[in-house]
Context: one part of a larger RNA
Molecule: large-subunit ribosomal RNA, domain V
Organism: Caryophanales bacterium
RNA sequence: CCCGCGACUAGACGGAAAGACCCCAUGGAGCUUUACUGUAGCUUAAUAUUGAUUAAUUUUGAACUUUGUACAGAAUAGGUGGGACGCUUUGAAGCCGGGACGUCAGUUUCGGUGGAGCGGUCGUUGGGAUACCACUCUAAGUUUUGGAUUGAUCUAACUCGACUCCUUACCGGAGCGAAGACAGUGUUAGGUGGGCAGUUUGACUGGGGCGGUCGCCUCCCAAAGAGUAACGGAGGCGCCCCAAGCUAUCCUCAGCACGGUUGGAAAUCGUGCUUUGAGUGCAAAGGCAUAAGGAUGGUUAACUGUGAGACUUACAAGUCGAGCAGAUACGAAAGUAGGGCUUAGUGAUCUGGCGGUGCCGUGUGGAAGGGCCGUCACUUAACGGAUAAAAGCUACCCUGGGGAUAACAGGCUGAUUGCGUCCAAGAGUUCACAUCGACGACGCAGUUUGGCACCUCGAUGUCGGCUCAUCACAUCCUGGAGCGGAAGUACGUUCCAAGGGUUUGGCUGUUCGCCAAUUAAAGUGGUACGCGAGCUGGGUUCAAAACGUCGUGAGACAGUUUGGUCCCUAUCUGUCGUGGG
Numbered sequence: 001c002c003c004g005c006g007a008c009u010a011g012a013c014g015g016a017a018a019g020a021c022c023c024c025a026u027g028g029a030g031c032u033u034u035a036c037u038g039u040a041g042c043u044u045a046a047u048a049u050u051g052a053u054u055a056a057u058u059u060u061g062a063a064c065u066u067u068g069u070a071c072a073g074a075a076u077a078g079g080u081g082g083g084a085c086g087c088u089u090u091g092a093a094g095c096c097g098g099g100a101c102g103u104c105a106g107u108u109u110c111g112g113u114g115g116a117g118c119g120g121u122c123g124u125u126g127g128g129a130u131a132c133c134a135c136u137c138u139a140a141g142u143u144u145u146g147g148a149u150u151g152a153u154c155u156a157a158c159u160c161g162a163c164u165c166c167u168u169a170c171c172g173g174a175g176c177g178a179a180g181a182c183a184g185u186g187u188u189a190g191g192u193g194g195g196c197a198g199u200u201u202g203a204c205u206g207g208g209g210c211g212g213u214c215g216c217c218u219c220c221c222a223a224a225g226a227g228u229a230a231c232g233g234a235g236g237c238g239c240c241c242c243a244a245g246c247u248a249u250c251c252u253c254a255g256c257a258c259g260g261u262u263g264g265a266a267a268u269c270g271u272g273c274u275u276u277g278a279g280u281g282c283a284a285a286g287g288c289a290u291a292a293g294g295a296u297g298g299u300u301a302a303c304u305g306u307g308a309g310a311c312u313u314a315c316a317a318g319u320c321g322a323g324c325a326g327a328u329a330c331g332a333a334a335g336u337a338g339g340g341c342u343u344a345g346u347g348a349u350c351u352g353g354c355g356g357u358g359c360c361g362u363g364u365g366g367a368a369g370g371g372c373c374g375u376c377a378c379u380u381a382a383c384g385g386a387u388a389a390a391a392g393c394u395a396c397c398c399u400g401g402g403g404a405u406a407a408c409a410g411g412c413u414g415a416u417u418g419c420g421u422c423c424a425a426g427a428g429u430u431c432a433c434a435u436c437g438a439c440g441a442c443g444c445a446g447u448u449u450g451g452c453a454c455c456u457c458g459a460u461g462u463c464g465g466c467u468c469a470u471c472a473c474a475u476c477c478u479g480g481a482g483c484g485g486a487a488g489u490a491c492g493u494u495c496c497a498a499g500g501g502u503u504u505g506g507c508u509g510u511u512c513g514c515c516a517a518u519u520a521a522a523g524u525g526g527u528a529c530g531c532g533a534g535c536u537g538g539g540u541u542c543a544a545a546a547c548g549u550c551g552u553g554a555g556a557c558a559g560u561u562u563g564g565u566c567c568c569u570a571u572c573u574g575u576c577g578u579g580g581g
Stems, first nucleotide, its partner, number of pairs: 001581008010573003014568002022402004027398002029394004035199005041192009051154009061144006068137001078136005085119003094113008159178003163175004202214003211231001215237006238383001239281001240340002245299007253277001255273005279288002282345001284343003303326004309320003315384001328337003351377007359370002409456001410454001411452003415449001417445006426436002463538001464536003468530001469527005476501003479496006503517005544562004548557003
């Protein structure tokens, strides 16, 4: 060096299972509820099956009888028309008694008595006789027809019977009894309805959740054209104004100094300086003194129909706009005016409402309905708006995917951490540097907590213990030195040094820590926080269950508690032993 055999498992990010954790999907399922929308069921009402009698109440129609003070006026005048006479021994006026109405004046009716008259036409009133007749209004009463509601009664529908008879497997029929137009059933409508069903339950995001945000305007970032991101830094808007619009004409602010009654830092007045520092309806920027700022007069262009041409822009939107036609405001006129100094003050489409209209209108004429013009209704604010209409749990979970994205480990970084160096204020009786060292500055390491999300989600098993280790040195002991605020014994600090060593118990799953007893000492770290194809499985981290708390609930909790399947026969590398060539 080659080839075996027997062993061991450190590696082959070993094998097994398209990761169960995490995220994503306009994926699924199970469950919950005061999510949404339905629905079985329940319930209420109407109606049909469903008939009779009666009472009360109410209503409609008919007949009859009544009913009706504004002022003036004999007086309680409903209205209109005809009208000069009407009623009366078939009982007038008056009187007595009872009832009704009432504005308390009277009107009207019934019974008795009485025995011949009573009322109108004439004057007051807008309107003339309840003298008489006809029609009718308001309100009331009586009778009657029909309806409704409520109560009571009935029997014949319908229902029930463990009763009798017939027939009999049930069913059925005839009686009898109970109940009774109820119940039951059908239809329609309202309510209730996680009992059941179908679904919804946003996105961004230095993983996800929680929080925050989502449209528009202004500035910076933004790199002197435009544009330009971030959960970058600052602020505003979801309006307002009939003048704060238009036009003609006029004016100049804020501040400071000096002077001046009350009067002061600051009110109003005067002079000067200053040149925009004031003001602009509201945030910021850019503007504006020729004013876009401040006033006064007149007014409605905060118009209708358009629009060459541009800006912006994926689209859809958005923006500017001379000019033309019509009608108008102001101005002597030239002219200016299609809102506001400019940039925010907002919402597509569908659907529906309102106004107008010379359009269409289903054989024709109309109409219904639609079109066109104008306008209104969205915190459709998740603001290019999925629906008119929608919340949650899943550890019982499932599927498809992702190392596009988290938890372990690795990597990068090194804020944090550990260690060191520099400066030296100070402590150290004096004295910065024996020792310690503030405020600061600069490094190194890669053991902490982090940041990033680069390999791995068609799987890189996670804490601690056991076993077996191996390395570094920033050395715990043992060894050798310097300095000391080193008398000695001890000790402090620094330098050299990794050869060897570095305990046993109690509590806890613990690492750690505390305690006990020792020791020369009981080192600090790296090795996938070494080591589960070596062991364990106490903890964490499935399914069961309980407590506390939270939640209406399903359920949830770096809260607790009991329980809970740890697979692999070694091919290669590696290591140990052994044999042959």